[in-house]
Context: one part of a larger RNA
Molecule: small-subunit ribosomal RNA, 5' domain
Organism: Deltaproteobacteria bacterium
């Protein structure tokens, strides 16, 4: 000398863009953080408000809303943390003839015709709650049989590529298993009823089978990836085989039998630290540090344990157990998990609002308006940090006062100040500014496309409407005014920069060497000077 997610002192005007619990994976009030679909099903309030009536009340609306419930999809992403873990991680190249993959694309063939339920609701009870039990009733893209099988799958035999982990694919054969669901909208060309409808037709979507394909995973191999040998042996489901279960899949993965192997100084076992990586600091590089913020991947969710759904978890804001806390209770028995955003205690040298919007981007549902989203956008807070700007600019010697030092002559401070003469960044004030950020999405219209069909729908093209948190911000413009805006270290030597005075081996200084005991350029305090600059020194860590 460079760096920092820093932190302490002085000190602080303005803006960008960036950052900000490294420490207790410590406990957590409070409000939000994953809902959503009425175009899958059934059923359905109230206030209000109008009529009507002396009034009770009725009937319209409200509204087939709301608020439940079945059903689908999504909650397995996004979002946080590093506590585990020295290898079930990770990075980098590789196989998987050992695998799977819901939404999404294309391809192919199909969706026939039946039945029993059950919640919601209604009613009885139980219980302080949380909840629960029993009895009618009902629906469906929920639930169950059957029909059909292009096919897939199982076993059998057979041919041909290709492999040789003795399987892999592709044709062809007769047998067993195995599938579905509708829904919106149009419309009358068949068909019925002849008026408009549907069992008809027809577009969208949805459904079911099997191919492929994208995407996204599992599995697995080889390399590489801290320190201790003051850890030298370790191991029994241990190593390997048969078998059989188990998995989407290969395996001691599990069981049973049977061998007696297997690892290890190239360092097994054990013990200590640690999330690994793009990278990041530094350095000329080598090479050493570090793993903050972004990115990829693991891992983990109040501790430990455990399955169920499901394409896909052994699930942060699901479930069931067991423990430790908190909480409520009629003492029988419940509830809860912030290492999500906010906050709030406590720890600590130390680390932001209990804010604004979903206007953009993305994401989860819907055919779509749309809705939800503390993913993001934005905005507040901090010189924590890199980056830009300013605190003015000319002129001006009687070298003014005044400070200070003096050999008393004078010299410094100093073109510095005043003074005169201009600017107008930034900050004030006033107006402007509905600027971009925005495309889409919806509505008519026009072509084409499917059709019977000039409806609907579907593409594709112009118009037209309509939406901004930031934020009356950014940014122009006009306005008064030198006004509101400069500090901190240092000054023996390293190491740029001296003098007085005050202390007197005291008080103190100091990164080293060292200064201070009466003339101290090293203590303190002044004048003066150096050196950075809205900072500046100090500690702490790295090179």
């Nucleotide at each position: 000398g460079a760096a920092c997610g820093a932190a302490c002192g002085c000190u602080g005007g303005c803006g960008g863009c960036g950052u900000g619990c490294c420490u207790a994976a410590u406990a957590c009030a409070u409000g939000c953080a994953a809902g959503u679909c009425g175009a899958a099903c059934g059923a359905g309030a109230a206030a209000g408000u109008g009529u009507a009536g002396c009034a009770a009340u009725a009937c319209a609306u409200g509204u087939g809303u709301a608020a439940a419930g079945u059903g689908g999809c999504a909650g397995a992403c996004g979002g946080g943390u590093g506590a585990g873990u020295a290898a079930u991680a990770c990075a980098u190249a590789g196989g998987u003839a050992a695998c799977c993959u819901a939404c999404c694309c294309u391809u192919a063939a199909g969706a026939u015709g039946g039945g029993g339920a059950u919640a919601a609701c209604c009613u009885u009870c139980c219980g302080a709650a949380a909840g629960g039990a029993g009895g009618g009733c009902u629906a469906a893209u929920a639930c169950c049989g059957a029909a059909u099988g292009a096919g897939a799958c199982c076993a059998c035999a057979g041919u041909g590529a290709c492999a040789u982990a003795g399987g892999u694919c592709a044709c062809a054969g007769g047998g067993g298993u195995u599938a579905a669901a509708g829904a919106u909208g149009g419309c009358c060309u068949c068909u019925a009823u002849u008026u408009a409808u549907a069992a008809g037709c027809u577009a969208u979507u949805a459904c079911u089978u099997a191919a492929g394909g994208a995407u996204g995973g599992g599995c697995u191999u080889a390399u590489g990836c801290a320190c201790c040998a003051u850890u030298a042996g370790c191991c029994u489901g241990u190593u390997g085989g048969u078998a059989g279960g188990g998995u989407a899949a290969c395996g001691g993965c599990c069981u049973a039998c049977c061998a007696a192997a297997g690892c290890u100084u190239u360092g097994a076992u054990g013990g200590u630290u640690a999330g690994c990586u793009g990278a990041u600091c530094u350095g000329a590089g080598a090479g050493g540090u570090u793993g903050a913020u972004c990115a990829g991947c693991c891992a983990c969710a109040c501790u430990g344990g455990a399955a169920c759904u499901g394409a896909g978890a052994c699930a942060c804001g699901g479930u069931c157990c067991a423990g430790a806390c908190u909480c409520c209770u009629a003492c029988g028995g419940g509830a809860g998990g912030c290492a999500g955003c906010a906050g709030u205690a406590g720890g600590g040298a130390a680390u932001a609002u209990u804010g604004c919007g979903c206007a953009a981007u993305g994401g989860a549902g819907g055919a779509a308006a749309c809705u939800c989203u503390g993913a993001c956008g934005c905005a507040g807070c901090g010189a924590c940090g890199c980056c830009g700007c300013g605190u003015g600019g000319g002129u001006g010697a009687c070298g003014a006062a005044g400070g200070c030092c003096u050999u008393c002559g004078g010299g410094u401070u100093g073109u510095a100040a005043a003074g005169c003469c201009c600017u107008g960044u930034c900050g004030g004030g006033a107006g402007g500014g509905a600027a971009g950020a925005a495309a889409a999405a919806c509505a008519a219209u026009a072509u084409g496309g499917c059709u019977a069909a000039u409806a609907u729908c579907c593409a594709u093209a112009a118009u037209g409407c309509u939406u901004g948190a930031c934020g009356g911000u950014a940014c122009c413009u006009c306005u008064a005014a030198a006004g509101g805006a400069a500090g901190c270290a240092c000054c023996g030597g390293c190491u740029a920069a001296c003098u007085a005075c005050g202390u007197g081996c005291c008080a103190g200084c100091a990164g080293c060497c060292g200064c201070g005991g009466u003339a101290a350029u090293a203590c303190g305090u002044a004048g003066g000077g150096u050196g950075c600059u809205a900072g500046c020194g100090u500690u702490g860590u790295u090179c």